[in-house]
Context: one part of a larger RNA
Molecule: small-subunit ribosomal RNA, 5' domain
Organism: Methanobacteriota archaeon
RNA sequence: GGCUACUGCUAUUGGAGUGCGACUAAGCCAUGCGAGUCGAGGGGUUCUUCGGAACACCGACGUACGGCUCAGUAACAUGUGGGUAACCUACCCUUAGGAGGGGGAUAACCUCGGGAAACUGAGGCUAAUACCCCAUAGAUAAGAAAUACUGGAAUGUUUUUUUGUUGAAAGCUCCGGCGCCUAAGGAUGGGCCUGCAUCCGAUUAGGUUGUUGGUGAGGUAAUGGCUCACCAAGCCGACGAUAGGUACGGGACGUGAGAGCGAAAGCCCGGAGAUGGGAACUGAGACAAGGUCCCAGGCCCUACGGGGCGCAGCAGGCGCGAAAUCUCUGCAAUGUGUGAAAGCAUGACAGGGGUACUCCAAGUGUCCUUGCAUUGCAAGGACUUUUCCUUGGUCCAAGACGCCAAGGGUAAUAAGGACUGGGAAAGACCGGUGCCAGCCGCCGCGGUAACACCGGCAGUUCAAGUGGUGGCC
Numbered sequence: 001g002g003c004u005a006c007u008g009c010u011a012u013u014g015g016a017g018u019g020c021g022a023c024u025a026a027g028c029c030a031u032g033c034g035a036g037u038c039g040a041g042g043g044g045u046u047c048u049u050c051g052g053a054a055c056a057c058c059g060a061c062g063u064a065c066g067g068c069u070c071a072g073u074a075a076c077a078u079g080u081g082g083g084u085a086a087c088c089u090a091c092c093c094u095u096a097g098g099a100g101g102g103g104g105a106u107a108a109c110c111u112c113g114g115g116a117a118a119c120u121g122a123g124g125c126u127a128a129u130a131c132c133c134c135a136u137a138g139a140u141a142a143g144a145a146a147u148a149c150u151g152g153a154a155u156g157u158u159u160u161u162u163u164g165u166u167g168a169a170a171g172c173u174c175c176g177g178c179g180c181c182u183a184a185g186g187a188u189g190g191g192c193c194u195g196c197a198u199c200c201g202a203u204u205a206g207g208u209u210g211u212u213g214g215u216g217a218g219g220u221a222a223u224g225g226c227u228c229a230c231c232a233a234g235c236c237g238a239c240g241a242u243a244g245g246u247a248c249g250g251g252a253c254g255u256g257a258g259a260g261c262g263a264a265a266g267c268c269c270g271g272a273g274a275u276g277g278g279a280a281c282u283g284a285g286a287c288a289a290g291g292u293c294c295c296a297g298g299c300c301c302u303a304c305g306g307g308g309c310g311c312a313g314c315a316g317g318c319g320c321g322a323a324a325u326c327u328c329u330g331c332a333a334u335g336u337g338u339g340a341a342a343g344c345a346u347g348a349c350a351g352g353g354g355u356a357c358u359c360c361a362a363g364u365g366u367c368c369u370u371g372c373a374u375u376g377c378a379a380g381g382a383c384u385u386u387u388c389c390u391u392g393g394u395c396c397a398a399g400a401c402g403c404c405a406a407g408g409g410u411a412a413u414a415a416g417g418a419c420u421g422g423g424a425a426a427g428a429c430c431g432g433u434g435c436c437a438g439c440c441g442c443c444g445c446g447g448u449a450a451c452a453c454c455g456g457c458a459g460u461u462c463a464a465g466u467g468g469u470g471g472c473c
Base pairs, nucleotide, nucleotide: 001473002472003471004470005469006468007467008466009465012362013361014360015359016358017357019355020354021320027318028317029316031315032314033313036061037060038059041058042057044055045054046053047052068273069272070271077198078197079196080195081194082193083192084191087190088189092186093185094184095183096182097181098180100134101133102132103131109124110123111122112121113120114119138166139165140164141163142162143161144160145159146158148157149156171178172177199245200244206236207235208234211233212232213231214230215229216228217227218226248270249269250268251267253262254261255260275296276295277294278293279292298309299308300307301306326352328351329350330349334348335346336345337344338343365383366382367381368380369379370378371377372376388408389407390406391405392404393403394402416462417461418460419459420458421443422442427457429456430455431454432453438445439444
C1' cells in the first nucleotide's frame, strides 16, 4: 500500500456491480408458502347458462431435477490423463417391423361397524392407456457349423441350426394428429477400474486375518474378497505403512513485478449430508431433504387405549455470539415439470424493501460592495436552482426508482472525522490539573508556568466519509 471481518463518531443525491447467520450451535424451531400436471387414459359425485365446470378416486409422467449446507471425508474424494474385450441409460433423435384373441378384479361409490384423534375393518357395485392369460414377433442360456468385419488381441459382432428357459403391445381424438410394443443405432446422463498429483508432525515404526493371492459358488447392469466355502501364506512399510491431528477437493479468488505465499462459506464444476444411526421398497435412475420401516434422543397432542413432528428450502423466531436483511410482489422474462394445445404450477427465478459492501459521478453555492483582528469571517445587495417539492408522460406484470417535459421557492434542504512533542503536515496560544487524573503502535509526556493530560481558540489533513481492533499478502 492492497484485500477482509467487526467497531467509534458522522452522513445529501444518482448510477454500476457485488455480498449479507460461512467463522460460533450440521443448535432448536411457532406460522405461512416451497411439486405438480393431464378430463384428448378411466368410472363416478355435485352444479350447470346444457357449451361445460368443480371435486375426490383409479391411471400416466414428474417429484432421483431445481434449492440449501459443508458435518463427515486424507479417500479413486478431487484434479488431470487413460481403460471398460466387465456395464446401464426414462424422456429425446434416426431406421425397420408390429399392435391378434380372451379373462378376472379393484378404488371411488353404497351399506354396516371400530376409534378421542390419527386412522381403520367387513359386505356389495363398476371402469380403464390399471392387472392377468393365450398367440406371434422377440429375448436369453448351452452345444454345433460357417463366413466375414472391427481391433494390438475375439471372449465381440454377423449368418444358419439343435435343445432348454422365457415371452411384447393401448388406446385417445376436434380426424390434423398424439400415443403403445419390439429390434438396431445415436445422443445424453451415469456405474466400475486405473497411472500421476493433493496438509502436519517419527515425542506414532511396525501394521494387516477377508488380511494378500488362487479355485469354485453366490450376488450385481457389470469387474472385483463385493460376499461365502476350501486351499496357499501372503500383502503394506523410512520413497513414511499403521495410528493420531487438521481439512470437502478444484476453477475462479486475495496479494505480489514474478516466483511464491494466503485463502478457498459465496459464483461455477465435482463430492457428501438432511435430528444421530441402520435397512430395504418402488423405479430407467435412490437405498430417496418436504417417501416407507426400525432403533436412539428431543418436542407436541391425548379421552391414557394411542397418535404426530424434524427449515443444512424461502421468509420469520429463539439461542449462540464481535458479527449478518422483509413472516414483501409476481410468474411479465429465463428455466423446469406436465399437457396435443390453450394453459397450469414453480420462495427455482425475476423484481422491489433493508444494510456506510465496493467502485464511479455530482452537490453542500456564485458574484459585487462595505467592515474587520484580511488565503477568511460578518452585514447588505444581486444571481443561479443540482439535490428538494408538484404535475403530466414514459418505463414496469404492477408499483416505486429512473428517464423526458412543464412548473414552484426568503440559498433555501445538505460536513464531518482524525490529528497538531518527534517519527509526520499542523500551537513554544489561553484556562484547568500537579508522577494525580490521564495520554502513548514506538520514543516517551505528567512531581505548579505541560507545544504531549482535560477543555477553549487557532491550525493541519482526508472528506461523505474518517478513525480504531483482528486476519492475509